RNA sequence: AAUUUGUUUCGGGGCGGGGUGAUGCUCUUGCGAGCUAUUCCCCACCGGCAGUAUAGUCUGCGAGCGUCCUUCGGGGUGCAUGAAUCGGUGAGAUUCCGAUACCGACGGUAUAGUCCGGAUGGAAGAAACACGGU
Numbered sequence: 001a002a003u004u005u006g007u008u009u010c011g012g013g014g015c016g017g018g019g020u021g022a023u024g025c026u027c028u029u030g031c032g033a034g035c036u037a038u039u040c041c042c043c044a045c046c047g048g049c050a051g052u053a054u055a056g057u058c059u060g061c062g063a064g065c066g067u068c069c070u071u072c073g074g075g076g077u078g079c080a081u082g083a084a085u086c087g088g089u090g091a092g093a094u095u096c097c098g099a100u101a102c103c104g105a106c107g108g109u110a111u112a113g114u115c116c117g118g119a120u121g122g123a124a125g126a127a128a129c130a131c132g133g134u
Stems, first nucleotide, its partner, number of pairs: 001134001005130006016043004024035004044114002046104002048061004056102002064079006084100005106117003
């Protein structure tokens, strides 16, 4: 230095302001009044891992749900799996710079990328250490 096996650790961010006020709730004999949204509308904010000229939108991977097997560690298999253009620099960038866009699982709840929950979980993967051999 490369490599085999093992162990340990690490391994996802973001709602603040204004508006509206139901099919919900409260009050009322009734007419009607009042309350309620991080979910609706306007502005705001966020961006896992590997590759590649530095990437949420390129290529690939992970997270979800079902099913079968299991020595309960895990393994097989099926389904689902979002979104970008233009201009500039350059040898090279859908990655940088400028501009304008767009996207975001499942369950809950007034319709959720940002709240609560599965999750003190799992994982792509990253680092360190140890053993063995060259």
Notes: A computed fold for a 134-nucleotide RNA, annotated as FMN riboswitch aptamer (RFN element). Its Rfam family is "FMN riboswitch aptamer (RFN element)". Its family is annotated with FMN binding in the Gene Ontology. The sequence was found by an Rfam model in a public genome assembly. The model forms 96% of the base pairs in the Rfam consensus. The coordinates come from a structure-prediction model, not an experiment, and the mean pLDDT is 80.